Background
Predicted 3D model of a 74-nucleotide RNA (transfer RNA) from an uncultured Opitutales bacterium. Rfam family: tRNA. Gene Ontology term of the family: triplet codon-amino acid adaptor activity. By type it is a transfer RNA. Model confidence (mean pLDDT): 82 of 100. It was read from a public genome assembly.
[in-house]
RNA sequence: GUCCCUAUCGUCUAGCCCGGUCAGGACAUAGGAUUUUCAUUCCUAGAACCGGGGUUCGAAUCCCCGUGGGGACG
Numbered sequence: 001g002u003c004c005c006u007a008u009c010g011u012c013u014a015g016c017c018c019g020g021u022c023a024g025g026a027c028a029u030a031g032g033a034u035u036u037u038c039a040u041u042c043c044u045a046g047a048a049c050c051g052g053g054g055u056u057c058g059a060a061u062c063c064c065c066g067u068g069g070g071g072a073c074g
Stems, first nucleotide, its partner, number of pairs: 001073007010027004020057001029045005050066005
């Protein structure tokens, strides 16, 4: 330099190919119930689409350009 893969709650991750509900789940956190207490169990709550632009009635999803990470070739 060229090409490929990848980026979503605090962490891990589904959803992306094939655009449409309030973006779902597990763990963690906070509150509550249960318990003599703790733990367990149950209920509830907060919390995310890497940045910019484009297409579209509508974009996490499609397209373009960047940024970070990983890889292949030279």